[in-house]
């Protein structure tokens, strides 16, 4: 330098032939249960979907530029 893969909630990840409220587990908060809880149950908060631009009625999802990480080639 070239190519491929990844970047979504604090953490680990799902979701891509574009479709309308963005999810799960875990963690966190509150309440319940209990003799007490770090177990169990319920509810809740938490996300510019790495960043910019574009296409579209509509983008996490398509195009493009760019940043970060990993792998391969030269």
């Nucleotide at each position: 330098g070239c190519g491929c893969c990844g970047g979504u909630a604090g953490c680990u990840c799902a979701g891509u032939u574009g479709g309308a409220u963005a999810g799960a587990g875990u963690g966190c908060g509150u309440g319940g249960c209990u003799a007490c809880g770090g177990a169990c149950c319920a509810c809740g908060a938490g996300g510019u979907c790495g960043g910019g631009a574009g296409u579209u009625c509509g983008a996490a999802u398509c195009u493009u530029c760019u940043c970060c990480g990993g792998c391969g080639c030269g």

This is a predicted structure of a 74-nucleotide RNA (transfer RNA) from an Oscillospiraceae bacterium. Its Rfam family is "tRNA". Rfam classes the family as a transfer RNA. The organism belongs to Oscillospiraceae, within Bacteria.